[in-house]
This is a predicted complex of two RNAs, RNase P RNA and transfer RNA, with 429 nucleotides together. The coordinates come from a structure-prediction model, not an experiment, and the mean pLDDT is 79. Rfam match: Bacterial RNase P class A. About the family: Ribonuclease P (RNase P) is a ubiquitous endoribonuclease, found in archaea, bacteria and eukarya as well as chloroplasts and mitochondria. Gene Ontology terms of the family: ribonuclease P activity, dimeric ribonuclease P complex and tRNA processing. The family's RNA type in Rfam is ribozyme.
RNA sequence: CGAGGCGGUCGGAUGGCCGCGCGCGCUCCGAGGCAACUCGGCGGCGCGUGAGGAACGUCCGAGCUCCUCAGCGCAGGGUAGCGGGUAACGCCCGUCCGCCGCGAGGCGAGGACCAGUGCCACAGUGACGAUGCCGCCGGUUCGCCGGCGGAGUGAAACGCGGCAAACUCUACCCGGAGCAAGGCCAAAUAGGAGGGCGUAACCCGCGCGAGGCAACUCGCCGGGGGAGAGGUGCGCUGCCCAGUCCUCGGGUCGGCCGCAUGAGCUGUCGGGCAACCGGCGGCCCUAGAUGGAUGGCCAUCGGUCGCGAGCGAUCGUGACUACAGAACUCGGCGUACAGACCGCCUCGCUGA
RNA sequence: CGGGGCGUGGCGCAGUUUGGUAGCGCGCAUCGUUCGGGACGAUGAGGUCGGAGGUUCAAAUCCUCUCGCCCCGACCA
Numbered sequence: 001c002g003a004g005g006c007g008g009u010c011g012g013a014u015g016g017c018c019g020c021g022c023g024c025g026c027u028c029c030g031a032g033g034c035a036a037c038u039c040g041g042c043g044g045c046g047c048g049u050g051a052g053g054a055a056c057g058u059c060c061g062a063g064c065u066c067c068u069c070a071g072c073g074c075a076g077g078g079u080a081g082c083g084g085g086u087a088a089c090g091c092c093c094g095u096c097c098g099c100c101g102c103g104a105g106g107c108g109a110g111g112a113c114c115a116g117u118g119c120c121a122c123a124g125u126g127a128c129g130a131u132g133c134c135g136c137c138g139g140u141u142c143g144c145c146g147g148c149g150g151a152g153u154g155a156a157a158c159g160c161g162g163c164a165a166a167c168u169c170u171a172c173c174c175g176g177a178g179c180a181a182g183g184c185c186a187a188a189u190a191g192g193a194g195g196g197c198g199u200a201a202c203c204c205g206c207g208c209g210a211g212g213c214a215a216c217u218c219g220c221c222g223g224g225g226g227a228g229a230g231g232u233g234c235g236c237u238g239c240c241c242a243g244u245c246c247u248c249g250g251g252u253c254g255g256c257c258g259c260a261u262g263a264g265c266u267g268u269c270g271g272g273c274a275a276c277c278g279g280c281g282g283c284c285c286u287a288g289a290u291g292g293a294u295g296g297c298c299a300u301c302g303g304u305c306g307c308g309a310g311c312g313a314u315c316g317u318g319a320c321u322a323c324a325g326a327a328c329u330c331g332g333c334g335u336a337c338a339g340a341c342c343g344c345c346u347c348g349c350u351g352a
Numbered sequence: 353c354g355g356g357g358c359g360u361g362g363c364g365c366a367g368u369u370u371g372g373u374a375g376c377g378c379g380c381a382u383c384g385u386u387c388g389g390g391a392c393g394a395u396g397a398g399g400u401c402g403g404a405g406g407u408u409c410a411a412a413u414c415c416u417c418u419c420g421c422c423c424c425g426a427c428c429a
Base pairs, nucleotide, nucleotide: 001348002347003346004345005344006343007342008341009340010339012301013300014299015298016297017296018295020050021049022048023047024046025045026044027043028041029040030039031038032037052323056334057333059332060331061330062329063328064178065177066176067175070237071236072235073234074233076174077173078172079171080170081095082094083093084092085091096110097108098107099106100105111169112168116167117166118163119162120161128159133150134149135148136147137146138145139144182257183256184255185254192248193247194246195245196244197243202224203223204222205221207220208219209218210217211216230240231239250428251427252426264283265282266281267280268279269278270277271276302321303320304319305318306317307316308315309314353425354424355423356422357421358420359419362378363377364376365375372409380396381395382394383393384392402418403417404416405415406414
């Protein structure tokens, strides 16, 4: 100098004009109130604050909320060398083995086909049932049979063949739904119609009614009783409750909470190969919409690339300046991204 | 915002469960039939399964990631 590998950081800056969401303060108008003050306005002004490394995909794991997760079983889903980290994980770290790369390094769903079942197209004698061709050896009733070796086909050829991202087995893990979860307030209605499954059996009552000459029987009502529908995959046991589920129709489509400090960030010390953990200190950590704000234009300066001028430093000019955008919140993974920077390492060439 | 489903010739679909040759209807092209057209008959072309990677001898089919399209979900009573 060229070509790479791994890890990490940033991802425009300043000013002007106009505009938006949220919070606070002042003010105007209106309503209420004796007053303090409160409420309202697509009001006005000022100040503060206002997207990301992926806010994305929603692929995993959690917090949180509701469903009665009470137990057992079944079904279903997932993970897979070994050890560790973590709230947890399919994530991360270390390591063994296999494969790829000259190398730095990278990739791996990497348990079990001597428990069972299934599949193995074409080619090939033969795909687990076997023996076509050639050679050698042995036997022979001369038809052939047995053994060994070789060639050929194929991913795999008799060897306990190959395939479990085939069923399955083994070990371990997992209840379901999701902030449109869910809670509170307010308003409105035809507080509607149809259908399914239920409120059992049994016992008690000078209760009511009917029948009977009567004993009594039947129906209704009340009480006890505890069965059964239903209760977020199914079954059983247990528990709860008097209604519950589906379809059609009707009404509203307003407000508040959940909703912003948490497995948080960072400095240092200690432990550990590392992931990570612990102690002490610091933090000016601060979006919160609900048709959904965080924007638009202009100027200047940057950055990259191209062109032109110049011996050169440099100057002029043009283009580009990404991916994308919160909606309950975290931990990961994956994917997209104009460009810029830093550290460590490998290979090749050249010079001293 | 949350949940679910579908991508296969030009169009509409099957095949995916249980992996081995990708098929059906309409449409298209050529020929025949007809005076000509339609209909009918015969023959044929056209896809490598939305894209990428993996498992496997072998992938439309199994697994992972990704792109596009479609559907459902407010509350009260």